RNAcentral holds the full RNA, with entries from ENA. Large-subunit ribosomal RNA, domain IV from a Bacteroidota bacterium, 338 nucleotides, folded computationally. Lineage of the source: Bacteria > Pseudomonadati > Bacteroidota.
Context: one part of a larger RNA
RNA sequence: GCGCGGUUAAGGAACUAGGCAAAUUGGCCUCGUAACUUCGGGAGAAGAGGCGCCUCCCCCCACUAAAAGAAAGGGGAGGCCGCAGUGAAAAGGCCCAACCGACUGUUUAGCAAAAACACAGCUCUCUGCAAAGUCGCAAGACGACGUAUAGGGAGUGACACCUGCCCGGUGCUGGAAGGUUAAAGAAGGGGGUUAGCGUAAGCGAAGCUCUCGACUGAAGCCCCAGUAAACGGCGGCCGUAACUAUAACGGUCCUAAGGUAGCGAAAUUCCUUGUCGGGUAAGUUCCGACCUGCACGAAUGGUGCAACGAGUUGGGCACUGUCUCGACCGCGCGCUCG
Numbered sequence: 001g002c003g004c005g006g007u008u009a010a011g012g013a014a015c016u017a018g019g020c021a022a023a024u025u026g027g028c029c030u031c032g033u034a035a036c037u038u039c040g041g042g043a044g045a046a047g048a049g050g051c052g053c054c055u056c057c058c059c060c061c062a063c064u065a066a067a068a069g070a071a072a073g074g075g076g077a078g079g080c081c082g083c084a085g086u087g088a089a090a091a092g093g094c095c096c097a098a099c100c101g102a103c104u105g106u107u108u109a110g111c112a113a114a115a116a117c118a119c120a121g122c123u124c125u126c127u128g129c130a131a132a133g134u135c136g137c138a139a140g141a142c143g144a145c146g147u148a149u150a151g152g153g154a155g156u157g158a159c160a161c162c163u164g165c166c167c168g169g170u171g172c173u174g175g176a177a178g179g180u181u182a183a184a185g186a187a188g189g190g191g192g193u194u195a196g197c198g199u200a201a202g203c204g205a206a207g208c209u210c211u212c213g214a215c216u217g218a219a220g221c222c223c224c225a226g227u228a229a230a231c232g233g234c235g236g237c238c239g240u241a242a243c244u245a246u247a248a249c250g251g252u253c254c255u256a257a258g259g260u261a262g263c264g265a266a267a268u269u270c271c272u273u274g275u276c277g278g279g280u281a282a283g284u285u286c287c288g289a290c291c292u293g294c295a296c297g298a299a300u301g302g303u304g305c306a307a308c309g310a311g312u313u314g315g316g317c318a319c320u321g322u323c324u325c326g327a328c329c330g331c332g333c334g335c336u337c338g
Stems, first nucleotide, its partner, number of pairs: 001333008010324002014322001019319001027051005036041001038158001052080008063069001081085001093317007100309002105117002121156007133142003159304004164234003169231002171227005178222003184216002188212006196203002235253005262296001263293001274290005
C1' cells in the first nucleotide's frame, strides 16, 4: 500500500450523476392503523406497548370408568436480579408525489430484466370441411380424430369513459355495360415448290410449305361502387367589438377532408432554466397550472385508474465512515530490513 472484516468523538448526505456502498429496521404477542379503492385491497400501512425468573390465585380442560386430581395453554396479584429478559443463529427500513407498463409471467446463455415481449380482454379479416393456412417434388402430414361458442392471419392490450372527420391516392371486396388484351381459332391476301399450258418470256390447279391477317378470344388493367379497429391523411391568408388587447363574426384561396373529445413545455416543447404558483436560505430537476402543441390526439388507440414493479423521477423521516477527515484493531497479501 492492497483485499476482506470490525470499532469510531462531534456533525449527519455537507459525499455523489445518483444515499452507490454501508448503517438503520428485523422474531413473536397485544393495541392501533389514513388517503384512495375495481370493496378484494391499500395492511406487516403508519405508529405504540410488551417479552426473564420465583411464589400464590383464577380460567380452561387433553388424560382418567367416574369423583377427584391434573400436564400443556391463557389471565391476575406479589416478589427477585441486571445497563439490557425474542435470540447462539435465523429476521421488512418507512412515508409522500409523479411517469411508464394494468397485473403473475418472458427476454439480449457471456455488459441491457426494462416503459421491450407476452398476457387475459377488444376489433378487423379469412375459412362450410378433401376448410382456410402450413410443410413437402410427390405420397403424405399438421390444422384436428377439431367443425364458425371452431381454426388461421393482423392490430390493440386488464378495467372505466370513449374511439370524431376524410374513400382523392394505395390496398382489399364487389360489379359488369364499354375500352384495352394472350394463347388459340380464323374470312381473306402474298411468297416458295410444280402436274399442266405456252415457241418463248411467262402463266400456273391440287397438295405441301413460309408468311401477313379482318374478325372471334378470358382474367387482369382502364372503368363504376363499397371499405379507415385497411396503408394512410386530418390547411393558408386578410379583416372585424365604443381604451387597449383579443376575436364569438366576416371575406378569400386551396383540399379527399381540414384535428372532434380528451390531453398538453409532456419518455413528445426547438426557442427554453417559457410564465405563474408550490416545495428550498438558495431548485436547468420535481409537483400544480397556463397554452404560443417548432413537431399530442383517439385500437401505429385517447384520457383516467385501485393493485402490482430488483422499472424511472422528485421530496421527506429514520439511519449511518458516503462525507467534514481522518483514526484504530483483526486476518491475509505485498513491500522493506534482519